[in-house]
Background
Predicted 3D model of RNase P RNA and transfer RNA as a complex of 417 nucleotides.
RNA sequence: AGUAAGUCAGGCGGUCGCGUGUAUAAGCCGAAAGGCUGUGCAUGAGGAAAGUCCGGGCUCCGCAGAGCAAGGGUGCCGGGUAAUCCCCGGUGGAGGCGACUCCAAGGAUAGUGCAACAGAAAAGAAACGCCCUCAUUUACUGAGAGCAAGUGUGGAAAGGUGCGGUAAGAGCGCACCGGGGAACUGGCGACUACUUCCCCGUGUAAACCCCACCCGGAGCAACACCUCAUAAAAAGCGUUAAGCCUGCUCGGCGUGCUUUUGAUUUGGUGGCUGGAGCGGCGCAGUAAUGCGCCGCGAAGAUAGAUGAUCGUCGUAUACAGAACCCGGCUUAUAGACUUGCUCAU
RNA sequence: GAGCUGUAGCUCAAUUGGUUAGAGCGCCGGCCUGUCACGCCGGAGGUCGCGGGUUCAAGUCCCGUCAGCUCC
Numbered sequence: 001a002g003u004a005a006g007u008c009a010g011g012c013g014g015u016c017g018c019g020u021g022u023a024u025a026a027g028c029c030g031a032a033a034g035g036c037u038g039u040g041c042a043u044g045a046g047g048a049a050a051g052u053c054c055g056g057g058c059u060c061c062g063c064a065g066a067g068c069a070a071g072g073g074u075g076c077c078g079g080g081u082a083a084u085c086c087c088c089g090g091u092g093g094a095g096g097c098g099a100c101u102c103c104a105a106g107g108a109u110a111g112u113g114c115a116a117c118a119g120a121a122a123a124g125a126a127a128c129g130c131c132c133u134c135a136u137u138u139a140c141u142g143a144g145a146g147c148a149a150g151u152g153u154g155g156a157a158a159g160g161u162g163c164g165g166u167a168a169g170a171g172c173g174c175a176c177c178g179g180g181g182a183a184c185u186g187g188c189g190a191c192u193a194c195u196u197c198c199c200c201g202u203g204u205a206a207a208c209c210c211c212a213c214c215c216g217g218a219g220c221a222a223c224a225c226c227u228c229a230u231a232a233a234a235a236g237c238g239u240u241a242a243g244c245c246u247g248c249u250c251g252g253c254g255u256g257c258u259u260u261u262g263a264u265u266u267g268g269u270g271g272c273u274g275g276a277g278c279g280g281c282g283c284a285g286u287a288a289u290g291c292g293c294c295g296c297g298a299a300g301a302u303a304g305a306u307g308a309u310c311g312u313c314g315u316a317u318a319c320a321g322a323a324c325c326c327g328g329c330u331u332a333u334a335g336a337c338u339u340g341c342u343c344a345u
Numbered sequence: 346g347a348g349c350u351g352u353a354g355c356u357c358a359a360u361u362g363g364u365u366a367g368a369g370c371g372c373c374g375g376c377c378u379g380u381c382a383c384g385c386c387g388g389a390g391g392u393c394g395c396g397g398g399u400u401c402a403a404g405u406c407c408c409g410u411c412a413g414c415u416c417c
Base pairs, nucleotide, nucleotide: 001342002341003340004339005338006337007336008335010313011312012311013310014309015308016307018044019043020042021041022040023039024038026037027036028035029034046319050330051329053328054327055326056325057324058219059218060217061216071215072214073213074212075211076090077089078088079087080086091105092103093102094101095100106210107209111208112207113204114203115202127151128150129147130146132144133143134142135141159177160176161175162174163173164172179198180197181196182195186191223270224269225268226267229264230263232261233260234259235258236257237256243253244252245251277296278295279294280293281292282291283290284289346416347415348414349413350412351411354370355369356368357367363401372388373387374386375385376384394410395409396408397407398406
C1' cells in the first nucleotide's frame, strides 16, 4: 500500500419523566366483558429494528387422496438447512504481480423468430474479383461453367496460421492452434488426463420455446373468545283472544313466547413473545452445519414507552426507532479496534 | 400488509429492442396590425427518476434503489 474475516455502535454515576412485568394496599370507572390509580423491586430497540425482495412457522379458507392443465419461479456439481432466489465446498470461465475477488453458468446439435443502418450477401451468400471454355485470333464485350484467396461494409462474413496442392482456388491434404463427437482414465458429480474421428452454418433463450425441479389461496386489520344491540332463518310451545283465506267447522297463514343457528355492529380480552432462542465448552465435519453437556431469562405497546439534563472519561459524534415471530438477501452507516494473508522498500 | 406509476415547464405518445425519442398547450424570435389578440413562418427545450447488467444495439428486457399515488 492492499486483501479477507470479525468486533464495538458511547461507558460510569446523580436528578427528573415514561412503557411493561411482579409484590402489596385500598379505592375508582364501566350496562357488561373488563379496565384504571399509589408505592417498592426488576426490566426496557438494532446491526440494520429499514426495503418488503425471497423462504418458513402460525391462523383461516379450499381439498377424500393423488395427478394433469394454466400461471409463476429456479437453473454448472455435491453438501447444509424447517425452507429458500440463502450458506459452504468444488468445477468451468473472467479480472488482479499477488493475497484474493466476481459470474442468471442447462439447451442455439429439438423447432420458430429476429439481426436496424451499412454491405453483393446476415444463414445454405457471390457485387467487384480469380480462372477455364465458346463467340476465327489479341484487347474489349457478351454467354456458359468452376472458385471463395483478395477488395470493402459491419458488433458479427461461414474455423486461424504455415506448407503442399491446383487452370484458379478450397480442410482438398498435412503440421500446430481452436471447436465438436466417440471410446476410455480419474472423480459421487460438474468436469477432466490420454487416444481417435470429423473439419464442423455466426449471434441472440434477462426473444418465444425445449428439458429438469419447485409452488393451493389469503394474510395478525389472519384468527379465536367474551359483552351489548339488531335484521334473518329453523324448530318447538301456547291460544283461538283479535285479523286474513271464508259466512260457519276443520285446516292453513300470521301475531306472541322460548330455544338453536347465524351475520353485522359497540366495547373488551387473547393471539403477543420460551423460541428452528442466546452464551460457553467438548465432539464430528475442509466448511456451512449437526450432536451432547452446562448456564441465562433479555421490549411487547394499541394514539402507541425506551427520553431530558448535569458531572466525568482529552471528544461523545454516523445510519437510524420494535408493532405476530424466525432464517436470509439487499440498501444506509461517523468513528474506533482485532486477527490472518499478499505486494513493495 | 397489498398493488400501481415515473418520458420536454404541463398533459400524453413511441408497434416485435433498431437509424437522430415525437404530438398538443406553453416559451423565444420574425411576419401580419396604428397597437394588442387571433393567424402564418421558424426555433429552443430531454441524465427517458437513479445505479448496474444482458445484447452488436435498451425509453423498451432483467436486477437493485429512490420518489409519488391508491387500496385493505
Model confidence (mean pLDDT): 76 of 100. It holds a member of the Rfam family "Bacterial RNase P class A". The family's RNA type in Rfam is ribozyme.